This is a predicted structure of a 366-nucleotide part of an RNA (small-subunit ribosomal RNA, central domain) from an uncultured bacterium. RNAcentral holds the full RNA, with entries from Greengenes. The coordinates come from a structure-prediction model, not an experiment, and the mean pLDDT is 85.

Context: one part of a larger RNA
RNA sequence: UUGGGCGUAAAGCGUCCGUAGGUGGUUUUCUAAGUCUUUUGUCAAAGGUUAAAGCUCAACUUUGAUUCGGCAUAAGAAACUUGAAAGCCCGAGUGCGGUAGAGGCAGUGGGAAUUCCCGGUGUAGCGGUGAAAUGCGUAGAGCUCGGGAAGAACACCGGAGGCGAAAGCGCGCUGCUGGUCCGUUACUGACACUGAGGGACGAAAGCUAGGGUAGCGAAUGGGAUUAGAUACCCCAGUAGUCCUAGCCUUAAACGAUGGAGACUGGGUCUUCCUUUCUUCUUUCUGAAAAGUUAGAAUCAUGAGGAGGAUCGAAGCUAACGCGUUAAGUCUCCCGCCUGGGAAGUAUGCUCGCAAGAGUGAAACUC
Numbered sequence: 001u002u003g004g005g006c007g008u009a010a011a012g013c014g015u016c017c018g019u020a021g022g023u024g025g026u027u028u029u030c031u032a033a034g035u036c037u038u039u040u041g042u043c044a045a046a047g048g049u050u051a052a053a054g055c056u057c058a059a060c061u062u063u064g065a066u067u068c069g070g071c072a073u074a075a076g077a078a079a080c081u082u083g084a085a086a087g088c089c090c091g092a093g094u095g096c097g098g099u100a101g102a103g104g105c106a107g108u109g110g111g112a113a114u115u116c117c118c119g120g121u122g123u124a125g126c127g128g129u130g131a132a133a134u135g136c137g138u139a140g141a142g143c144u145c146g147g148g149a150a151g152a153a154c155a156c157c158g159g160a161g162g163c164g165a166a167a168g169c170g171c172g173c174u175g176c177u178g179g180u181c182c183g184u185u186a187c188u189g190a191c192a193c194u195g196a197g198g199g200a201c202g203a204a205a206g207c208u209a210g211g212g213u214a215g216c217g218a219a220u221g222g223g224a225u226u227a228g229a230u231a232c233c234c235c236a237g238u239a240g241u242c243c244u245a246g247c248c249u250u251a252a253a254c255g256a257u258g259g260a261g262a263c264u265g266g267g268u269c270u271u272c273c274u275u276u277c278u279u280c281u282u283u284c285u286g287a288a289a290a291g292u293u294a295g296a297a298u299c300a301u302g303a304g305g306a307g308g309a310u311c312g313a314a315g316c317u318a319a320c321g322c323g324u325u326a327a328g329u330c331u332c333c334c335g336c337c338u339g340g341g342a343a344g345u346a347u348g349c350u351c352g353c354a355a356g357a358g359u360g361a362a363a364c365u366c
Stems, first nucleotide, its partner, number of pairs: 004337003007320002012334001014201004021194003025088006033081002035077004040072004048066007091191001092188003095184004103177007110154001114150007125136002162169002206247006215241002220236004258333006266311010278300001282297006315322002339366003348359004
């Protein structure tokens, strides 16, 4: 390399967009490049294979045969692929009518808590732990009441609930804005899928500049513990955590499961949309003297669609488990793996302010 694989054994890029490329629905006609059939030419000799023959045999030598296949040539076939033309609506997209949502950005408002400051009341403790001590407090702490300031985070609702490509998103209101889903079948008519390179986004930590700093809190100091204690526990506490602008580009970035499409039994729960019927619940509007009745909304049940969970037929799996949200049965495209260590190291290159990131060996060794 081939083969075989990638949930947990090595192996799915963190996620998406998209270039080249690869692949591609359905009908008709044409084409004849791929494909298929046949013709002719050629593929020297030697060698090989095979059937004989000749040296006493064999090696060796001689003679005959040598399919298939390759290339070129000419004639044909038209199912499939390509190409050309004309269509179609099921894929894809658009319109129209609805729809749920912590999707994103910005502005504005809010209450609880915490800490600090000021004042009142009030007196000897508070705090902390396994026990203590450091620490705070008679210069009046802690407790309690009133007033004020600041920053960060948003209890309950809250849910195996929702949204987003992923990272992620949770107080209220307003503005701007992205996507989904359902219904309708009006429009376009294959416009699609994947995607090497490439681009964009990308938790936390970290970096640069300027702000901000309540709480928490690497580092650091102190108190304990201990044989020691550069820790675990306690008292403090800087960077940071927050905001703006710009970098960094990594995670157990996990469902450790790439994307798209098709097919293959069910049960239960749940979110959203649509909808038939019936009655119940509740509400509204009207009619009627009353019993009652008409319409609309809402809720419940059933059905369809789109998600989220769970249990499980078949099947798969080394087992665990997966099981219409597949790890089942298939197709297309991409990425990746090939014993452990050395090593995600060295070197080179690219990127970065740096930290470092990406790419990424070998000797040697078992």
Overview:
Rfam family: Bacterial small subunit ribosomal RNA.